[in-house]
RNA sequence: GGCUACUUCGUUCAAUUGGAAGGACACCGGACUACGAAUCCGGAGAUCAAGGUUCGAUCCCUUGAGUGGCCA
Numbered sequence: 001g002g003c004u005a006c007u008u009c010g011u012u013c014a015a016u017u018g019g020a021a022g023g024a025c026a027c028c029g030g031a032c033u034a035c036g037a038a039u040c041c042g043g044a045g046a047u048c049a050a051g052g053u054u055c056g057a058u059c060c061c062u063u064g065a066g067u068g069g070c071c072a
Base pairs, nucleotide, nucleotide: 001071002070003069004068005067006066007065010025011024012023013022019055027043028042029041030040031039048064049063050062051061052060
């Protein structure tokens, strides 16, 4: 330099092929306990950036950024 895959709560994964984002762990509060741990109940928390298409975009298109792989 060329090709290719990926980017979503703090972390790790979903979202059935456009109808508005869910789970696990972690965190916070409560119950339980003499106090903790464990367990149970509840809660907060995210779509890499900017444009485009569309009534509607995590999803489709373009450009950029970052990470990985292959080739040179």